The RNA shown here (c-di-AMP riboswitch aptamer (ydaO/yuaA leader)) has 136 nucleotides and comes from a Candidatus Zixiibacteriota bacterium. Its Rfam family is "c-di-AMP riboswitch aptamer (ydaO/yuaA leader)". A reference for the family is Barrick et al. (2004), "New RNA motifs suggest an expanded scope for riboswitches in bacterial genetic control", Proc Natl Acad Sci U S A. It was read from a public genome assembly, where an Rfam model found it. Of the family's consensus pairs, 92% are formed in the model.
[in-house]
RNA sequence: UGGAAACGCUGGCCGAAUCUCGCUUUAUGCGGGAGCGGGGGACCCGUGCCACUGGGGCGAAUCGCCGUAAAGGCGUAGGGUAAUCUCUUCGAUCCGAGCCCUUCAGCUAACCUCGCAGGCCUCAAAGAGAGAUCAU
Numbered sequence: 001u002g003g004a005a006a007c008g009c010u011g012g013c014c015g016a017a018u019c020u021c022g023c024u025u026u027a028u029g030c031g032g033g034a035g036c037g038g039g040g041g042a043c044c045c046g047u048g049c050c051a052c053u054g055g056g057g058c059g060a061a062u063c064g065c066c067g068u069a070a071a072g073g074c075g076u077a078g079g080g081u082a083a084u085c086u087c088u089u090c091g092a093u094c095c096g097a098g099c100c101c102u103u104c105a106g107c108u109a110a111c112c113u114c115g116c117a118g119g120c121c122u123c124a125a126a127g128a129g130a131g132a133u134c135a136u
Base pairs, nucleotide, nucleotide: 011121012120013119014118018034019033020032021031022030023029024027035116036115037114038113039112040111045106054104055101056100057099058098063075064074065073066072078095079094080093081092084130085129086128087127088126089125091123
């Protein structure tokens, strides 16, 4: 002088996964409130027979073709991409997984119930609207 790692602080991204209070045994602890998100659950409506390969939920993550012993590949519905915020257009680029319930669940007011994790660090242009700061 340069690089990497760990810890702390700050600014952000995906996501519902944030803020706050109390208790103690100070622990990835227990409990409460607000907020955000999910599930179950009437009338009405919908479905309504038989068989087959049960059926269902969270999520953007479906579907098709090729290929393998397995792996995987090419597309695709759909989704993401900070410099105040939101919307639209266009291009570029990335993702297009995984997990759960267990024979059971259509919608659904009242009501009941669950979660608040985890993983990361920069695309660019045009238009519109709403705000913030500074100066006069």